[in-house]
Context: one part of a larger RNA
RNA sequence: CCGUGGUUAAGGAACUCGGCAAAUUAACCCCGUAACUUCGGGAGAAGGGGUGCCGCAGCAAUGCGGCCGCAGUGAAAAGGUCCAAGCGACUGUUUAACAAAAACACAUCUCUCUGCAAACUCGAAAGAGGAAGUAUAGGGAGUGACACCUGCCCGGUGCCGGAAGGUUAAGAGGAGAGGUCAAUCCGCAAGGGUGAAGCUUUGAAUCGAAGCCCCGGUAAACGGCGGCCGUAACUAUAACGGUCCUAAGGUAGCGAAAUUCCUUGUCGGGUAAGUUCCGACCUGCACGAAUGGUGUAACGAUUUGGACACUGUCUCAACCACGGGCUCG
Numbered sequence: 001c002c003g004u005g006g007u008u009a010a011g012g013a014a015c016u017c018g019g020c021a022a023a024u025u026a027a028c029c030c031c032g033u034a035a036c037u038u039c040g041g042g043a044g045a046a047g048g049g050g051u052g053c054c055g056c057a058g059c060a061a062u063g064c065g066g067c068c069g070c071a072g073u074g075a076a077a078a079g080g081u082c083c084a085a086g087c088g089a090c091u092g093u094u095u096a097a098c099a100a101a102a103a104c105a106c107a108u109c110u111c112u113c114u115g116c117a118a119a120c121u122c123g124a125a126a127g128a129g130g131a132a133g134u135a136u137a138g139g140g141a142g143u144g145a146c147a148c149c150u151g152c153c154c155g156g157u158g159c160c161g162g163a164a165g166g167u168u169a170a171g172a173g174g175a176g177a178g179g180u181c182a183a184u185c186c187g188c189a190a191g192g193g194u195g196a197a198g199c200u201u202u203g204a205a206u207c208g209a210a211g212c213c214c215c216g217g218u219a220a221a222c223g224g225c226g227g228c229c230g231u232a233a234c235u236a237u238a239a240c241g242g243u244c245c246u247a248a249g250g251u252a253g254c255g256a257a258a259u260u261c262c263u264u265g266u267c268g269g270g271u272a273a274g275u276u277c278c279g280a281c282c283u284g285c286a287c288g289a290a291u292g293g294u295g296u297a298a299c300g301a302u303u304u305g306g307a308c309a310c311u312g313u314c315u316c317a318a319c320c321a322c323g324g325g326c327u328c329g
Base pairs, nucleotide, nucleotide: 001324002323003322004321005320006319007318008317010315011314014313019310027051028050029049030048031047036041038145052067053066054065055064056063057062068072080308081307082306083305084304085303086302087300088299092104093103109142110141111140112139113138114137120129121128122127146295147294148293149292151225152224153223156222157221158218159217160216161215162214165213166212167211171207172206176202177201178200179199180198183194184193185192186191226244227243228242229241230240253287254284265281266280267279268278269277
C1' cells in the first nucleotide's frame, strides 16, 4: 500500500450522476392504523407498549407479591418507513456469459377466413397435423385487466361484391400470300412468263376466360385527418365573415409530455438557493382515439422527485483483527 471484517468524538448526505455502499429496522404478544379502493385490499400501513428470574393462586391463559443486571426475542438468525409522479393492469417470460425492462406474454375486446374430404401447415406424392375436434370449434391479424370511450375521410393501395361495355392468351378459324412443280406459252438455244393437284411455309377478319379498365362496398383494412385575409365602442383577442384547396380537414380527451426544437417557455409549489420534480397555462417545431385515447385500486430486484429514521458516503480521517504485498531466511 491492497483485500476482507470491526469500532469511532462532533456533525448527519455537506458525498455522489444517483444515499452507490454501509447503517437503521427486525422475532413473538398487546394497543392502534390514513388517503384511496375494483370493497378483496391498502396493512406487518404508520405509530406506540411489553418480553428475565423466584414465590403464591389457578387446569391453563394469567394475576398478585418479591429479586437482579448497563442490558431479559440478554448470543445467532429475522421488514427501514412514508409522500408524489411516469410506464406497464396483475402472477409470469427474455438477450446461457455486458441489457430483466417501459420489451415479450397475458386474460379481455375486435376484425377476418373456415360447413368438414374445413380453412391453414408439412410433404413432388401417398399421407400426417388441424382433430378422434365441428362455428360457444379451428386458423390468421391487431389490441392488451377494469372504467369511460373509440370522431371525420373509401380519392390512393388492399380486400369483398358486380356484371353492361372496353382490352385480352392458348385455342378455333381460315380470307389471302409465298415456296416447290406436272402442264402450257414465248424463244434456234440458253433461258423466261403463267401455273392445276399434292406437299409445304405463312396468315387477315371473326369467336374466345380470368385479370385489368369500369361500377359499388369496406378504416378495431394499409393509411390520411389544410392555408390565407378581415372583423366587437381602450387595447388585446376573435364567437363571426370572405376566399383558395382537399377524399376529408384532428372530434372527445390529453398536452413543454418516455412526444416541446426555440427552452432552464411562463406562473404557482417545494428549497436559503431547484436545467430535475409536482400543479397549471396552451404558442401541440412534430399528441390524439384498438399502429388505441384518457383515467385507474392492487402489483414492480422498473424509472423520476421529495421526506423521516439511520449511518465513516462525506467534513477528515483514526485505530483494531485477519490475509496478501514488502524485507530477511
This is a predicted structure of a 329-nucleotide part of an RNA (large-subunit ribosomal RNA, domain IV) from Ignavibacteria bacterium UBA7675.
Taxonomically the source falls in Ignavibacteria (Bacteria, Pseudomonadati, Ignavibacteriota).
The sequence was found in a public genome assembly.